Predicted 3D model of a 102-nucleotide RNA (Glycine riboswitch aptamer) from an Anaerolineae bacterium.

RNA sequence: UUGGGAAACAGGGAAGAGAUCUGGAGGCAUAGCCGAAGGACACCGAAGGUGCAAGCCUGGAAAUGAGGCGAAACUCUCAGGUAAAAGGACCCUACUCCUAAG
Numbered sequence: 001u002u003g004g005g006a007a008a009c010a011g012g013g014a015a016g017a018g019a020u021c022u023g024g025a026g027g028c029a030u031a032g033c034c035g036a037a038g039g040a041c042a043c044c045g046a047a048g049g050u051g052c053a054a055g056c057c058u059g060g061a062a063a064u065g066a067g068g069c070g071a072a073a074c075u076c077u078c079a080g081g082u083a084a085a086a087g088g089a090c091c092c093u094a095c096u097c098c099u100a101a102g
Stems, first nucleotide, its partner, number of pairs: 001101006010093004018041001020040003026034003042082003048078001049076001051074001055069004
């Protein structure tokens, strides 16, 4: 210097789906305005979580049978979310460290 890897509480990018209805804690410039929790129905999948294939293992004489391990951006929609803000899998990058080659 160029690759590879780790790490990243740093920086940046980052989708989807009702600004629906009800409710009215509380607040304010008070007869009006904003509006939390909770509830109703309808939706989303990219915090987290659920489930499973191939394959492997156990036991068995064997079996199309039993049990266990077993991935995801798939799946479910528990949780979370459905204007903005926040969050956000994942991606990129600085610094740092390890390593290979020159």

Rfam family: Glycine riboswitch aptamer. Gene Ontology term of the family: glycine biosynthetic process. Lineage of the source: Bacteria > Bacillati > Chloroflexota > Anaerolineae. The model forms 82% of the base pairs in the Rfam consensus.